RNA sequence: GAUGCUGAUCCAGCGCCUGCCCUCGGGAACCCGAGGUGACGAGGAAGAGGGAGUAUCGAAACGUUCGGCGGAUGCCCUCUCGGUCGGUCACGACCGUGACGGUUCGGAACAAACCCCUUGAGUGAUCGAGGGAACAGAGGCCGAGCCGGUGUGACGG
Numbered sequence: 001g002a003u004g005c006u007g008a009u010c011c012a013g014c015g016c017c018u019g020c021c022c023u024c025g026g027g028a029a030c031c032c033g034a035g036g037u038g039a040c041g042a043g044g045a046a047g048a049g050g051g052a053g054u055a056u057c058g059a060a061a062c063g064u065u066c067g068g069c070g071g072a073u074g075c076c077c078u079c080u081c082g083g084u085c086g087g088u089c090a091c092g093a094c095c096g097u098g099a100c101g102g103u104u105c106g107g108a109a110c111a112a113a114c115c116c117c118u119u120g121a122g123u124g125a126u127c128g129a130g131g132g133a134a135c136a137g138a139g140g141c142c143g144a145g146c147c148g149g150u151g152u153g154a155c156g157g
Stems, first nucleotide, its partner, number of pairs: 014070004019066001021036007040058003046080006081096005087155005100148008115132007
């Protein structure tokens, strides 16, 4: 240094909750107390600092994935590191280790919730676990095209 096994932790579509709603208990049809619910996965990070604030994609559903708060890998700016553009350096441009950008068409792979079955906890609302069968889009990848770019200077060979 690599590989394997075991254990712990994990934080980012993530966390929280004063509204509505639901449950339980109490008492006078309303209130009090105690609870419950409140985003399903896919994709996304060079490092540091700053800024703005509805930060990508679809699935489900049709009270609540409603409403509110905080955060966040997205965006913008600066610096640093790294890659490419000519061997080195500087500048510049474009990028982030899969390290030019944009665009069109085609292709392959890839989801969870929901649903069904079983099961654990709870008086309950509800929460959790296992199994089964499905179904996306974006992005990336593969293939074929198109457009733009593929630099300047110094030094070295």